[in-house]
Molecule: Bacterial RNase P class A
Organism: uncultured Planctomycetaceae bacterium
RNA sequence: GGAGUGGAUCAGGCGACCGCGCGUGAGUUUCGACUCACGGGAGGAAAGUCCGGGCUCCGCAGAACGCAGUGGUGGGUAACGCCCACCAUCCGCGAGGAUCGGGACAGUGCCACAGAAAACAAACCGCCACGUCGGGGCUGGUCUGGUCUCCAGAUCGGUCCUGGCAGGUAAGGGUGAAAAGGUGCGGUAAGAGCGCACCGCGGCCUGGGUGACCAGGCUGGCAGGGCAAACCCCACUGGGAGAAAGACCAAACAGGGGGGAGCCGUUGGCUUUGGCCAGCGGCCCGGGCUGGUUCGGCCCGGUAUCACUUCCGGGUAGGUCGCUCGAGGUGACGGGCAACCGUCAUCCCAGAAAAAUGGUCGCCCACGACAGAACCCGGCUUAUCGAUCCGCUCCGGCC
Numbered sequence: 001g002g003a004g005u006g007g008a009u010c011a012g013g014c015g016a017c018c019g020c021g022c023g024u025g026a027g028u029u030u031c032g033a034c035u036c037a038c039g040g041g042a043g044g045a046a047a048g049u050c051c052g053g054g055c056u057c058c059g060c061a062g063a064a065c066g067c068a069g070u071g072g073u074g075g076g077u078a079a080c081g082c083c084c085a086c087c088a089u090c091c092g093c094g095a096g097g098a099u100c101g102g103g104a105c106a107g108u109g110c111c112a113c114a115g116a117a118a119a120c121a122a123a124c125c126g127c128c129a130c131g132u133c134g135g136g137g138c139u140g141g142u143c144u145g146g147u148c149u150c151c152a153g154a155u156c157g158g159u160c161c162u163g164g165c166a167g168g169u170a171a172g173g174g175u176g177a178a179a180a181g182g183u184g185c186g187g188u189a190a191g192a193g194c195g196c197a198c199c200g201c202g203g204c205c206u207g208g209g210u211g212a213c214c215a216g217g218c219u220g221g222c223a224g225g226g227c228a229a230a231c232c233c234c235a236c237u238g239g240g241a242g243a244a245a246g247a248c249c250a251a252a253c254a255g256g257g258g259g260g261a262g263c264c265g266u267u268g269g270c271u272u273u274g275g276c277c278a279g280c281g282g283c284c285c286g287g288g289c290u291g292g293u294u295c296g297g298c299c300c301g302g303u304a305u306c307a308c309u310u311c312c313g314g315g316u317a318g319g320u321c322g323c324u325c326g327a328g329g330u331g332a333c334g335g336g337c338a339a340c341c342g343u344c345a346u347c348c349c350a351g352a353a354a355a356a357u358g359g360u361c362g363c364c365c366a367c368g369a370c371a372g373a374a375c376c377c378g379g380c381u382u383a384u385c386g387a388u389c390c391g392c393u394c395c396g397g398c399c
Base pairs, nucleotide, nucleotide: 001395002394003393004392005391006390007389008388009387010386012364013363014362015361016360017359018358020041022039023038024037025036026035027034028033043370047381048380050379051378052377053376054375055242056241057240058239062295063294064293065292067238068237069236070235071234072086073085074084075083076082087101088099089098090097091096102233103232107231108230109227110226111225124173125172126169127168128167131165132164133163134162135161136160137159138158139157140156141155142154143153144152145151146150181199182198183197184196185195186194200222201220202219203218204217205216206215207214208213246321247320248319249318256312257311258310259309260308262283263282264281265280266279267278268277269276270275284302285301286300287299288298289297328347329346330345331344332343333342334341335340
C1' cells in the first nucleotide's frame, strides 16, 4: 500500500423568526378557558406480527389425549426458537464462517433413469480350468506296421492353446449421487479379511474434561447404504383471549318479541271433566365454565327462566382512566474467558387521539437511504444512503 474478517458509534448539525403536543409552576377567568416561565417531544430498525414475557380479563383450576414447538454440551436470562462459551462435522491459506447437530437395531415409506443388482439385494462384460465331454499343436517312452535317412497307428505321460456343459468368483471393467469398508503385501485354479500390516468399525479398559467429547491401550476379521427439513420414535416445553384487553362515568332505547330439553312418588291448593299451580324427595335430562376431545370438579336450569343458546327488532358509538418509574438509562468499582451478575452513585428520557415535533431564512456538511411510536419490554428476521473508530488475518514492497 492492497485484499479480507469480527465488532462498535452516528443517522444531518448550528442560529433566527413563526407555529404544534405533553408535564411542572405561577397568574387571570365571563368557569368555556386563556397568558407567561421552565423542561422534555419518533427508530436502528419504530417494519414483519415471527418467538418469549409483563399486565388485564375468563376460570376452583386439575389430569390425560390430541395439536404445536424446540433438539450436541455447559452457562446466561423473567423467559425464549434468543445470547455466550465449548465440542463435533463441513468451508476457507488464514483471521473466521456455517449447521438438515437426539434416534435408521421400534415400525412404515422413498432412492427416478442408468445398471446384473438400490437393501431379505447380485452376475452384464470379464477372470479361472480343481470337475466332465471334446478339438488342435509340440514332445518323451514302449509296441506294431510299412515303401524302414523316415512315415503312419495304438497306448502311457508331459506341455501349450481352445470349445460346450456344470461350477467357482465379486478382486478388474462398466452403470450410478451411492454397489458386499479402504491401501498394500501374501495366498489362490482364479479370487475374496482368506491371512497379515496400517486406517476404518464394534467391544472392553486407562487417562483428561462438569459435559458434549478427546487421547491412548487391548481385543474381535468385523459388515452391505442414504434420506427423519419423510411419516414416525425419544426427551423437554405449552390454559385461553388481548389494549378494539379491561375499569369507571354519563346518555339513550323497547324492563322488546319468538324458538329450544324429562319421568316417578308424595303433600297442599284450584277446577265441570280432561287437567293446572306450588312445595318436597328420588332417579335422571339439558346447559355454562376464553381453541379441540375425554375424565373429574364447580355453577345454573329442568316447561319457560333472573342460567344458557339462537333468530328478529330497537338504542348507543360520548367522556375519563388504562397511558408510561421501567426485568429502565448512564457512570464507577468488583466477579466471570464471555454472555451477564452484584454494589454504589446519578438521571427521568413521547404519551397523540383522525392522530402532536412543522414552515421559512442563513451557514456548515458526511449532500442524508430505509423509513413515523399508539400498552410496555427482551430478542430474531427483513429493508437500508453514507461517515468514523477499534481488533485480527493474508499478499506485496521498503527500512